About this RNA:
A computed fold for a 163-nucleotide RNA from Filimonas effusa, annotated as SAM riboswitch aptamer (S box leader). Taxonomically the source falls in Filimonas (Bacteria, Bacteroidota, Chitinophagia, Chitinophagales). The sequence is in RNAcentral, with records from Rfam.
Order: sequence, then structure tokens, then C1' cells
RNA sequence: UACUUAUCAAGAAAGGCAGAGGGACAUGGCCCGAUGAAGCCUUGGCAACCCUCCUCUUAGUACAUUACAGGGGCUUAAUCUGUAAGAGAAUAGAUGGAGAAGGUGCCAAUUCCACCCAGGUAUAUCAACUUAAUUGUUGGUUAUAACUGAGGAGAGAUAAGUC
Repeated sequence: UACUUAUCAAGAAAGGCAGAGGGACAUGGCCCGAUGAAGCCUUGGCAACCCUCCUCUUAGUACAUUACAGGGGCUUAAUCUGUAAGAGAAUAGAUGGAGAAGGUGCCAAUUCCACCCAGGUAUAUCAACUUAAUUGUUGGUUAUAACUGAGGAGAGAUAAGUC
């Protein structure tokens, strides 16, 4: 760097250096910032991906042991099948539970929001029918608008793994 899988509504900031930007990218919005942005350092914290332990399921299953019966075999043994007894996993999974030494990560706003798709509504527009009448009904289409949803996609971030 690429690929795979999982997660992204929660949570958690002080100090020092620095000195004007920052919120990944384009655009639009909305924010943060001289009461000090980015970046770097120190300390602290959050979380629980990796990690450790436990519970439940997998499962009283598999495998093994012993006994009995049958097959096998000249006989015995090996071995095979069945039944019973006591014992009894691994592995994988769960919105599981607990922990936090270490490896990352993170510590404004949902990944700040939107964008692409989807949904209905309203308006415009077109057609058919209808009406005194763009008057009404139905259907289609595109466009616009505001909106909806813990929606989907895309992109991104992080972790674990693979090459």
C1' cells in the first nucleotide's frame, strides 16, 4: 500500500512550547479558534479491538474407559457392531459478565450536517376524462421545495487479520 471482517448515537482534558488556522477531500451549510487553531511534548482520562478470567450454549454431543451381548476367529487375543454404566472434552458462538498490566486507538458538535439512492407530502408540468372555467378527478413525468428515517450506498476513521 491492497484486501477481508467488525465498529463508528455512548464515553473521556489539563499543563507547557508554538502562533493562525482547524473540523479527511470538492461544494454548500453550520461550528471551533487571540479567553490561543494546527503541530509537538508532559501528565491525566475514556473505551475495551487485541489480551486474561468467568457464565451460558455448542453438549451430557464427540472421543476414550469398563461391563455385557452379537459377529469374527480351531482356541485365545486383536478387531467390528449394539446396549448399559460411570466419566466427559475441544472448537465455535452469545446485546453475555468481570478485569485493565501491556499493544494500539480515542478525549467539541452523530464520522458536525448535507451531497448519491430511497420514502411520502406540497407546488409546478404533461396526458386522459370532465367543467361555464386550469373547474375537478385520475394517471405519468421531470423539476423545485421543505421534510423523513438510529434507512441504504459511497467515502473516511479505528482495530484485528491476510498478502

Record summary:
Its mean pLDDT, the model's own confidence on a scale to 100, is 77. Rfam family: SAM riboswitch aptamer (S box leader). About the family: The SAM riboswitch is found upstream of a number of genes which code for proteins involved in methionine or cysteine biosynthesis in Gram-positive bacteria.